[in-house]
RNA sequence: ACGACCCUCAAGGGAGAGACCGGCCACAUGGUCGGCGCCGAAGGAGCAACCGCCCCCGGAAACUCUCAGGCAAAAGGACCUUGAGGCGAGG
Numbered sequence: 001a002c003g004a005c006c007c008u009c010a011a012g013g014g015a016g017a018g019a020c021c022g023g024c025c026a027c028a029u030g031g032u033c034g035g036c037g038c039c040g041a042a043g044g045a046g047c048a049a050c051c052g053c054c055c056c057c058g059g060a061a062a063c064u065c066u067c068a069g070g071c072a073a074a075a076g077g078a079c080c081u082u083g084a085g086g087c088g089a090g091g
Base pairs, nucleotide, nucleotide: 002090006086007085008084009083010082011081012080013079018036020035021034022033023032024031025030037071038070039069043067044065045064046063050059051058052057
């Protein structure tokens, strides 16, 4: 020179599940309170197996929970691809 992982920005893709019922406010399809049903892919929490040789302890997922969030469209959206930049293991 090249440059993994990771991070930022831009573009593209991106699932599931009640446009449920009742009260009040606004009049706009919104907000709020209550009821019943449901989803798993923001965030959060958990760990049987697995990894750190092993118990303890620690780590982590798209697994589990559903606290939060969500259940027309829009928005949001884990994650994926491409481009630009940063960092810099390695070499």